[in-house]
RNA sequence: UGCAGAUUGGAGCAGUGGUAGCUCGUCAGGCUCAUAUCCUGAAGGUCAUGGGUUCAAAUCCCAUAUCUGCAC
Numbered sequence: 001u002g003c004a005g006a007u008u009g010g011a012g013c014a015g016u017g018g019u020a021g022c023u024c025g026u027c028a029g030g031c032u033c034a035u036a037u038c039c040u041g042a043a044g045g046u047c048a049u050g051g052g053u054u055c056a057a058a059u060c061c062c063a064u065a066u067c068u069g070c071a072c
Base pairs, nucleotide, nucleotide: 001071002070003069004068005067006066007065010024011023012022013021018055026042027041028040029039030038048064049063050062051061052060
């Protein structure tokens, strides 16, 4: 320098145009003599940033940023 991939709650990941979800974690409650396990509930997301297309965008298009890999 070129090409490719990735970016979504605290962590790891789904989500191929129509209500943003799962597991773990956190918090509260239940259970227990107590802790863990187990059960129930809750909080936590400007979907990397900025534009565009569309009635409607995490999803399609463009640019930018960061990270990873490959080539030179």
This is a predicted structure of a 72-nucleotide RNA (transfer RNA) from an uncultured Alphaproteobacteria bacterium. Its Rfam family is "tRNA". It is annotated as a transfer RNA. About the family: Transfer RNA (tRNA) molecules are approximately 80 nucleotides in length. It was read from a public genome assembly. Its mean pLDDT, the model's own confidence on a scale to 100, is 83.